A computed fold for a 112-nucleotide RNA from Gallionella sp., annotated as Guanidine-I riboswitch aptamer.
Rfam family: Guanidine-I riboswitch aptamer. Rfam describes the family as follows. This family represents a conserved RNA structure found upstream of the ykkC and yxkD genes in Bacillus subtilis and related genes in other bacteria. The function of this family is unclear although it has been suggested that it may function to switch on efflux pumps and detoxification systems in response to harmful environmental molecules.
The prediction has a mean pLDDT of 78.
Taxonomically the source falls in Gallionella (Bacteria, Pseudomonadati, Betaproteobacteria, Nitrosomonadales).
[in-house]
Order: sequence, then structure tokens, then C1' cells
RNA sequence: UUGCAGAAGAACUAGGGUUCCGACUGUCAAUUAAAGAUUGGUGGUGUCUGGUCCGAGAGUUCUCGGUCUUGUCGAUGACAAGACUUCACGGAGGGAUAAAAGCCCGGGAGGU
Repeated sequence: UUGCAGAAGAACUAGGGUUCCGACUGUCAAUUAAAGAUUGGUGGUGUCUGGUCCGAGAGUUCUCGGUCUUGUCGAUGACAAGACUUCACGGAGGGAUAAAAGCCCGGGAGGU
């Protein structure tokens, strides 16, 4: 100096809300001598830590793939081992789902 290296997949987390579960609570009924409590019905609260749920291009880890080097062999290749697989500021608005979001539009617009 030249060339090469998926903007891949999975799990998890930060974060997110409220379908379901649980929690809290109003009300009605039953049980109970009563207070209260328990059970059931029906509403409300996510301004409820939570389980389920959603979840990162610019978070973590792993896997596959790729590239290079070395070695072996029955050699235009195969196999094995090792290394590398970087960087990354960012709205508003809209969309999905029960709902919201660092989800999706989107490594977009824009900025440097």
C1' cells in the first nucleotide's frame, strides 16, 4: 500500500406496561351469637415490590457463519488448532399487541 471479515440467530438484562395470576380496595351474598374472619359474585387501583407477558443496531453472554495463520493428509481440496469478526450522537411523529417501552418504522430524518 492492497485485500478480507453476516449490521446472522438464541438466551438474558436495563427498560416497559396491565391481558392473565397475585397484591390492595369498594360493594353484594353465604357461613358465624357477634365483632371480625373466611369463601364466593361483581367493580376499582400499575400512583402495586411481584409471577406470566413485551424487550434493545448503538446492553451482556453464547452459538452458527465468515476471514487470516499454522499443522496434517489420500491435496485446485478436506480436517484440526489458534487469532480476528471493528465502530456506532440521535429526535418529533406514527404502528403493533391487553398495554407500554431502549419493541417496529429505524444504523431512518437530522447532527458531528